[in-house]
Context: one part of a larger RNA
RNA sequence: GAAUGAACGCUGGCGGCGUGCUUAACACAUGCAAGUCGCACGAGAACGCUUCAGCUUGCUGAAGCUAGUAAAGUGGCGCACGGGUGAGUAUCGCGUGGGUAAUCUACCCUUCGGUCGGGAAUAACGUUGCGAAAGCGGCGCUAAUGCCCGAUAACAUUUCGGCGGCCUUGGUUGCCGAAAUCAAAGGUGGCCUCUCCAUGGAAGCUACCGCAGGAGGAUGAGCCCGCGUCCCAUUAGCUUGUUGGCGGGGUAACGGCCCACCAAGGCGACGAUGGGUAGCUGGUCUGAGAGGAUGGCCAGCCACACUGGAACUGACACACGGUCCAGACUCCUACGGGAGGCAGCAGUGAGGAAUUUUGCGCAAUGGGCGAAAGCCUGACGCAGCAACGCCGCGUGGGUGAUGAAGGCCUUUGGGUCGUAAAGCCCUGUCAAGUGGGAAGAAUCCGCAUGAUGUGAACAAUAUCGUGCGUUGACGGUACCACUGAAGGAAGCACCGGCUAACUCCGUGCCAGCAGCCGCGGUAAUACGGGGGGUGCAAGCGUUAUUC
Numbered sequence: 001g002a003a004u005g006a007a008c009g010c011u012g013g014c015g016g017c018g019u020g021c022u023u024a025a026c027a028c029a030u031g032c033a034a035g036u037c038g039c040a041c042g043a044g045a046a047c048g049c050u051u052c053a054g055c056u057u058g059c060u061g062a063a064g065c066u067a068g069u070a071a072a073g074u075g076g077c078g079c080a081c082g083g084g085u086g087a088g089u090a091u092c093g094c095g096u097g098g099g100u101a102a103u104c105u106a107c108c109c110u111u112c113g114g115u116c117g118g119g120a121a122u123a124a125c126g127u128u129g130c131g132a133a134a135g136c137g138g139c140g141c142u143a144a145u146g147c148c149c150g151a152u153a154a155c156a157u158u159u160c161g162g163c164g165g166c167c168u169u170g171g172u173u174g175c176c177g178a179a180a181u182c183a184a185a186g187g188u189g190g191c192c193u194c195u196c197c198a199u200g201g202a203a204g205c206u207a208c209c210g211c212a213g214g215a216g217g218a219u220g221a222g223c224c225c226g227c228g229u230c231c232c233a234u235u236a237g238c239u240u241g242u243u244g245g246c247g248g249g250g251u252a253a254c255g256g257c258c259c260a261c262c263a264a265g266g267c268g269a270c271g272a273u274g275g276g277u278a279g280c281u282g283g284u285c286u287g288a289g290a291g292g293a294u295g296g297c298c299a300g301c302c303a304c305a306c307u308g309g310a311a312c313u314g315a316c317a318c319a320c321g322g323u324c325c326a327g328a329c330u331c332c333u334a335c336g337g338g339a340g341g342c343a344g345c346a347g348u349g350a351g352g353a354a355u356u357u358u359g360c361g362c363a364a365u366g367g368g369c370g371a372a373a374g375c376c377u378g379a380c381g382c383a384g385c386a387a388c389g390c391c392g393c394g395u396g397g398g399u400g401a402u403g404a405a406g407g408c409c410u411u412u413g414g415g416u417c418g419u420a421a422a423g424c425c426c427u428g429u430c431a432a433g434u435g436g437g438a439a440g441a442a443u444c445c446g447c448a449u450g451a452u453g454u455g456a457a458c459a460a461u462a463u464c465g466u467g468c469g470u471u472g473a474c475g476g477u478a479c480c481a482c483u484g485a486a487g488g489a490a491g492c493a494c495c496g497g498c499u500a501a502c503u504c505c506g507u508g509c510c511a512g513c514a515g516c517c518g519c520g521g522u523a524a525u526a527c528g529g530g531g532g533g534u535g536c537a538a539g540c541g542u543u544a545u546u547c
Stems, first nucleotide, its partner, number of pairs: 001547004006543005013393006019386002021351001026349003030346003035077003040074002048065008084304003093229008103221002108217005114211002116150004125140006156181011186209006195202003230276003237267003242264004247259003279301004283294004306327005329340004357383001359382003365379001366377004396426004406417004430488001432483005440474001445469010491536005496517003502531005512519002
């Protein structure tokens, strides 16, 4: 000099864009942060309103609406994403480059051929019992895209036999043969061309959405390898599932991953083992560079979710707002037993030099579910607080010498603050007030209409397009115009040398200053104050840290 997620002191006008618990991965009151689908399924209220009946005249009963709504249940998909934190980890964790002929991949896209026949349950519900509660049980009924059985079965899987091509760990592909194994679910709209009943309807046809099997793609993931990745040798030896083999188990998959047996290996001064510290990277800061330091915000990867352990479900978890066990802590209790997990967003206490609102909205972007309307979304978009940072603007401009008054200094002549002020002439940024007032909105959807596909169809529906309508938290914000008015807006540090900037008074080795050298003991440019000056400026200094 540059820099910071800064803090402290003094000071403080406005705006834009960012940033904001670096400490206790300490403990947490309260609210919210993951739901959705009635076009999978069975069932289904109440309040209230209207009408009617009975009468004890304000109650009882019934019907209709409320409403196939609310809430709950079965089932599907999601909850493994998104959001947080950095404890652990010196490691194939990360970075980079490869491998997988050793693998998996829900939803999505393309494609092939399918979607037949049957059955038994169970929640909800009813009834009943136990319990303070959390909750749990008995009996009885019922549905499904829930569960089960059967059929069908290949270009799928497995086994066996034979012949090959390209290749090489179990890859891909061609031909022939045999055997075994495995599937499904319906829903909604429309229609009468076909079939059945026969004015019409359906178990029929049809469109869409689904379901099941195969192949391919895309995306995501698992595993393996080369190289790189801090300090200590005042850590020199470490290792028995250890190193390898054979055979098995297990996994989507290779493998001591696990197991039985066999062998005695494997690593290490090119630093094993041990200890300390630490999430890694893109980057960031500094520097001419080489390098050094660093990893906050943003982005990628990893790890974790009160502490430790475990599995279940599932395409994916060994799962932050799931389950089970153990532990510590907190809370409820009828003492028998239960409940909880902010390192989500706000917020509280504590710790600390120190770090924000228990805000608004799903309008946009994105995500989950849904055919859709839509619902949910503390992701996100915004607003609030804080000079914490960067950037921009303003606090006025011109003129004005009796060089005013006043302060300070003085050799008493004067000098200086100083064109500075006043005065005169202007301007109108920001702030204030009044009025107008956005972009961000494209969709989706509804209505109308056109084309294409399916179709018997001028029905319906899918896809694509056109026109109109609908949707804004921020926000009456940005922005614009007008009104009035120099009016409301400057401080901080320093002035001995380094280092730009000097004098007076006070003090008298005192009080004090100080980054280094050093100042102060009676004329201190070094302490304290005044005047003056210098440097930065809504900031200026100090402290801490890095280069």